RNA sequence: GGUGCUAUCGUCUAGGGGUUAGGACGUCAGGUUUUCAUCCUGGUAACCGGGGUUCGAUUCCCCGUAGCACUA
Repeated sequence: GGUGCUAUCGUCUAGGGGUUAGGACGUCAGGUUUUCAUCCUGGUAACCGGGGUUCGAUUCCCCGUAGCACUA
């Protein structure tokens, strides 16, 4: 340099056109406990950037950025 794959809460991930963007861990508040831990309830927080297609894009297409793999 070429080809392919990936990018979603603090972390790991689900979602493959119309979702309240869901779950686990984390974290915050409350309850329980003499206290801590455990357990229970509730909250918190996300679609890599730009453009295109579409009535509608996290989802499809193009370019870029970053990472990984193969190849020269």
Description:
The prediction has a mean pLDDT of 82. A computed fold for a 72-nucleotide RNA from an uncultured Cytophagales bacterium, annotated as transfer RNA. Its Rfam family is "tRNA". Rfam classes the family as a transfer RNA.